Annotation: Predicted 3D model of a 172-nucleotide RNA (c-di-AMP riboswitch aptamer (ydaO/yuaA leader)) from an uncultured Opitutia bacterium. Its Rfam family is "c-di-AMP riboswitch aptamer (ydaO/yuaA leader)". Rfam's curators write: This family represents a conserved RNA structure found upstream of the ydaO and yuaA genes in Bacillus subtilis and related genes in other bacteria. The prediction has a mean pLDDT of 78.

Parts: sequence; C1' cells; structure tokens
RNA sequence: GUUCUUUCACCGCCUAAGGCGACGCCGCUUCCUCGGCGUCAACACGGGGGAACCAAUCUCCGUCCCGCACAGGUGGGACGGACGGGGCGAACGGACGCAGGCAACUGCGCCCAAGGUCACUUCCUAGGACCGAGCCCGUCAGCUAACCUCGUCGGCAAUGGGAAGGGUGAUC
Repeated sequence: GUUCUUUCACCGCCUAAGGCGACGCCGCUUCCUCGGCGUCAACACGGGGGAACCAAUCUCCGUCCCGCACAGGUGGGACGGACGGGGCGAACGGACGCAGGCAACUGCGCCCAAGGUCACUUCCUAGGACCGAGCCCGUCAGCUAACCUCGUCGGCAAUGGGAAGGGUGAUC
C1' cells in the first nucleotide's frame, strides 16, 4: 500500500437548485496546511423553444328580427357585453356566503378537495403532522428527432419500531 473480516458511531429536510477543478483576492501564517469570497470551464441535476407522423381546429350572456314548434323550446342573422393563450410548480377543481352586474362574468371570505412532503435508500408496521401557494411570458409557443436556449435560488428542522442494502470515519 492492497484485499478480506470483526465491532462501534454517524449519514439532516423541502426544492432541479449541487460536488469537484483552475485562477484571483482576503484571513491565520516563515513555509506547509486550512477557511471565506469571487470568476471561469467541464460534469451532474432540472426547465423552455423546436420537424415529420399523430393530434387539434371550440365559445357564453343579453336585446331585437325571421323560420320551425307552439306549454316549454329550438335553428339562423344583426347589435352590444363577457371570457385571450401559455409556462414553472404537488398546489386540478367544487359547494356556500358577501360585493359589483339584467345576465354572462369578476373579486373576496370560508369549507371541502384532486394532488404533494415527512429525515441515507427500499420494504413492512404503528401512529400521525403539515402543504394544497405563488410567480413568470406578453397576444405567442400541441407533440416533437436534429438543433437552439435558460436555471443551480430560497426556506427550514429534529415521526417511532423492525429487516435488508449502501456510504463515511475509527477499530479487531
């Protein structure tokens, strides 16, 4: 130094959101080493755009007119009003109440709820706890090979038991 083996301890969470390398600066400093910050490249993780083929090509409310029916309704036209479309994400949606409006619809509140998270990984088991938001593009984008392009922020905490496996450190 390598391999096998014994025992002990530890392995944070959400999110794609990271580890390493080089260079520069700062701190300790004779040097070495260590720590912090920044930049760059590659890797890793994640997002968007983008052919063929395939898919898709649709409104609602009010007033008036005409036809059919004639209790209701229904088809067409004109005018006015309402609602673009898409992306990230678990965060689809629905009932009720209040406000504006003739209505379509819009805003707010509250409850439910599709769905999501819970400690290295997987499985089993017992109990639960929590979230169910927000932001962005800017009239535009379905899928999508080649290709092009963007991000690596931010926020927290200490669920139990069992089995198998993995990693790190020490040790026989």